Predicted 3D model of RNase P RNA and transfer RNA as a complex of 438 nucleotides. Rfam match: Bacterial RNase P class A. Rfam classes the family as a ribozyme. Its mean pLDDT, the model's own confidence on a scale to 100, is 75.

């Protein structure tokens, strides 16, 4: 990229003409689906609802673009990948409240089962004293973990005294265990100290800035697609939005004839028709500016508007594909011939996005 | 054309601040009865439309498709 040129018939809209009172009809010419028209997820135009605000709602690294964006550039950070590169919903958990089953001591005002010190009592050893067949003292191992009292009592529990203590390495439980990891240090540990490493921070320097560097002390679990906070946006519906003309019909005005019903006119507004309706933040080349996305200046090209809803058959050439045959040639061309031209889809107010579908071809 | 719902066991439908997905009928087998039928006890039966994402953990939160439905009592 979504076959390209002509002929014929065939539908939609449109211009002229000729006919016709008109409606229509005929002939001519010119026109007629997309990359997504589709989901209806975003964000604008456009129309209508009297104004505020406050609720609510949307966006969430920084920086630039555009009319605006949940869009797109460019960079920062995080994560993947040997690598080219490629993903990214990526503010705040130290404002507050809330959840964190089960399992575990403990799930966040941290805590102690198992365990390590330490304390009390016994034991047995080893050493040293001495007034010696033992008695004190230090040392090491193991063992138990309390003891009194007072109160209720089946079990057993509650209270208050004696030192009734320290500690969170380690083990176990979970997704997650209170920063890791090496030394030191101590009774045993411990950011308790030192080095790295992670993480925080109003400190300095570089960057427009997101951040990185460096220094400085410090250790504050996740979870905001939980409620919240903070910063920025934000009014609601929607072309069946709206406006115009307008057959009937209820109610209603007003006026005429009669005297209790008809007639006219206004007015309402339904069917129904015009309108909104299609040229536009339009495409394409070139030159400028920008890394880019985009922006400016020039040129040049444009032609659906339908309404239950119209673009579709077929014939020829050209080109492209797929087989199959022959030559030449050595892996590609050429020539003949047979079949294809497919797939996701199909306007309906109109744009810019994003997602989704999608034969075959580069 | 716009514009709102909803999808959980064969059917009807729960399932609350995310924490074992479960009732009614229906369907198997047993009991009861000479048989069925009611009835009593067992039992099976599930990618909570799909896919992807948040979190330790999703039927429940996000997003992106599929499929149904709202018919003058969704808007002419």
């Nucleotide at each position: 990229g979504a076959g390209g040129u002509g002929g014929u018939c065939g539908c939609g809209g449109g211009a002229u003409a000729u006919u016709c009172u008109a409606a229509g009809a005929u002939a001519u010419c010119c026109u007629g689906a997309g990359g997504a028209a589709a989901g209806u997820c975003c964000g604008g135009g456009c129309u209508c609802c009297a104004g505020a605000a406050a609720a609510g709602g949307a966006u969430a690294c920084u920086g630039g673009g555009u009319a605006a964006c949940u869009c797109c550039c460019a960079g920062g950070g995080a994560g993947g990948g040997c690598g080219a590169c490629c993903u990214u919903a990526c503010g705040g958990a130290a404002a507050g409240u809330g959840u964190c089953a089960c399992a575990g001591a403990a799930a966040c005002u941290a805590a102690a089962c198992c365990g390590c010190c330490g304390u009390a009592g016994c034991a047995a050893c080893u050493a040293a004293g001495c007034u010696a067949u033992g008695c004190u003292u230090a040392g090491c191992u193991g063992c138990u973990a309390g003891u009194a009292g007072u109160u209720c009592g089946a079990a057993g529990g509650a209270c208050u005294a004696c030192c009734a203590g320290g500690c969170a390495a380690g083990g176990g439980u979970g997704c997650a265990a209170a920063g890791g990891u090496g030394g030191g240090g101590u009774a045993a540990g411990a950011g308790c100290c030192u080095a790295c490493c992670a993480g925080c921070g109003a400190g300095a320097a570089a960057g427009u800035g997101a951040u990185u560097u460096c220094c400085g002390g410090c250790u504050g679990g996740a979870c905001a697609a939980a409620c919240c906070c903070u910063a920025u946006c934000u009014g609601g519906a929607g072309c069946a939005a709206g406006g115009c003309c307008a057959a009937a019909u209820a109610g209603g005005a007003g006026g005429g004839u009669u005297u209790a019903a008809c007639c006219c006119u206004c007015g309402g507004g339904u069917a129904g028709g015009c309108u909104g309706c299609u040229g536009g933040a339009g495409g394409c080349c070139u030159a400028a500016g920008g890394u880019a996305a985009c922006u400016u200046a020039g040129g040049u090209c444009c032609u659906a508007g339908a309404u239950a809803a119209a673009u579709g058959a077929u014939c020829a050439c050209c080109a492209c594909c797929a087989g199959g045959a022959a030559a030449a040639g050595a892996u590609u061309u050429u020539u003949c011939u047979u079949g294809g031209u497919a797939a996701c889809a199909a306007a309906a107010c109109c744009c810019g996005g994003c997602u989704u579908a999608c034969g075959c071809u580069u | 054309g716009g514009g709102c719902c909803g999808u959980u066991a064969g059917c009807u439908c729960a399932a609350u601040u995310g924490g074992c997905a479960g009732a009614g009928c229906a369907a198997g087998g047993g009991a009861c009865u000479c048989u069925u039928a009611a009835u009593c006890c067992c039992u099976a039966g599930g990618u909570u439309g799909g896919a992807g994402g948040u979190u330790c953990g999703a039927u429940u939160c996000c997003u992106c498709c599929a499929c149904g439905g709202c018919u003058c009592a969704c808007c002419a």